RNA sequence: CCCGCCUGAUCGCUGAAUCCCCGCGCGUGCGGGGAGCGGGGGAACCACUUUCCUGGGGCGAAUCGCACCGAGGCUCCGACGGAGGUCGGAGGGGAGGAUGCGUAGGGGCACGCUUCGGCGCCCCGAGUCCGUCAGCUAACCUCGUAAGCGUGGCUGAGGCGGUGG
Repeated sequence: CCCGCCUGAUCGCUGAAUCCCCGCGCGUGCGGGGAGCGGGGGAACCACUUUCCUGGGGCGAAUCGCACCGAGGCUCCGACGGAGGUCGGAGGGGAGGAUGCGUAGGGGCACGCUUCGGCGCCCCGAGUCCGUCAGCUAACCUCGUAAGCGUGGCUGAGGCGGUGG
């Protein structure tokens, strides 16, 4: 330099959520420690510099809109009653609610790995915490390291490996 081959459930994907050590338990779980990874708080400088109202803020891709339903209270009308009031109807208004359709946005589609694209397809577009309080932030302090899913496309350019000849 040229050519061939890199495989998969002992796997891959979402996610910070993995790895190692010790003890217990043995149902591969629990507790502790460390590394890695990911959050939060927290100076100076910088930023904001003001009053009131809707409180505000964090994690996360997870926001926003439309359709639909719609409580209490409010207004008007009517009926009943001695009155307080009760009942019924209508109106507008909307706390809130489930579902559906979109949507900001996030991710995947197993060429050995990786970077940047093109086209196509698919999935998600949730939850939760602090408690009236947090801009940034060195030192420092502190927390988390869960859970879930399943067989999956073509193509262009660049970079880097393993192995065999």
Predicted 3D model of a 165-nucleotide RNA (c-di-AMP riboswitch aptamer (ydaO/yuaA leader)) from Symbiobacterium thermophilum. Its Rfam family is "c-di-AMP riboswitch aptamer (ydaO/yuaA leader)". Its family is annotated with cyclic-di-AMP binding and regulation of gene expression in the Gene Ontology.